[in-house]
RNA sequence: CUCGCAUCGAGAGCGGUGGAGGGAACUGGCCCCGAGAAACCGCGGCAACCGGCGGCAUUAGCGCCGCGAGGUGCCAAGUCCAGCAGGAGACGGCGGGAGCCUAUCCUGGAAGAUGUGGG
Numbered sequence: 001c002u003c004g005c006a007u008c009g010a011g012a013g014c015g016g017u018g019g020a021g022g023g024a025a026c027u028g029g030c031c032c033c034g035a036g037a038a039a040c041c042g043c044g045g046c047a048a049c050c051g052g053c054g055g056c057a058u059u060a061g062c063g064c065c066g067c068g069a070g071g072u073g074c075c076a077a078g079u080c081c082a083g084c085a086g087g088a089g090a091c092g093g094c095g096g097g098a099g100c101c102u103a104u105c106c107u108g109g110a111a112g113a114u115g116u117g118g119g
């Protein structure tokens, strides 16, 4: 870098260095930030993907529960939100009307992130 699989509405921050950006990329929103951004370091924490230990269940495989001293990961906002497709849809807009449109909501997808296994 790439492929498969699983998960992504929960959870968890202080200090030091640092000085202007940051929320993956593009577009549009909306946010965070000199009351100090990114990044790095220290300590603390969350979680339970891998591994470990214990319990349950099973012919086996698959599986469920607990612990958390190992390997990762993570610690503003749903993956901050939308963008593509389908559905619902106003007491808002348009229309004489049938009705149409939109805010908004739901589902799926795309992209991305993390883990794990392979190349």
Base pairs, nucleotide, nucleotide: 001119002118003117004116005115006114007113008112013043014042015041016040017039021032022031023030026083027082028081029080044075045074046073049071050070052067053066054065055064056063079111084108085107086106087105088104092101093100094099